The prediction has a mean pLDDT of 82. Predicted 3D model of a 71-nucleotide RNA (transfer RNA) from a Fusobacteriaceae bacterium. Taxonomically the source falls in Fusobacteriaceae (Bacteria, Fusobacteriati, Fusobacteriia, Fusobacteriales). Its Rfam family is "tRNA".
[in-house]
RNA sequence: UGGGGUGUAGUUCAGUGGUAGAACAUGAGACUUUGACUCUCAGAACGUAGGUCCGAUUCCUACUAUCUCAG
Numbered sequence: 001u002g003g004g005g006u007g008u009a010g011u012u013c014a015g016u017g018g019u020a021g022a023a024c025a026u027g028a029g030a031c032u033u034u035g036a037c038u039c040u041c042a043g044a045a046c047g048u049a050g051g052u053c054c055g056a057u058u059c060c061u062a063c064u065a066u067c068u069c070a071g
Base pairs, nucleotide, nucleotide: 001070002069003068004067005066006065007064010024011023012022013021018054026042027041028040029039030038047063048062049061050060051059
């Protein structure tokens, strides 16, 4: 320098155009003499900027971060 992959909650991952989900973690409560375990509840996210579309995490373009291949 060129090609390709990835970017979604604090972390690890789903989600192929129509209400953004799970697990772990965090907070509160129940249970327990206390703690742990277990159960219930709550908060928490679409890399940035444009475009297409009635509607975009999803499709297109550019940029950006990271991984990888070639030189």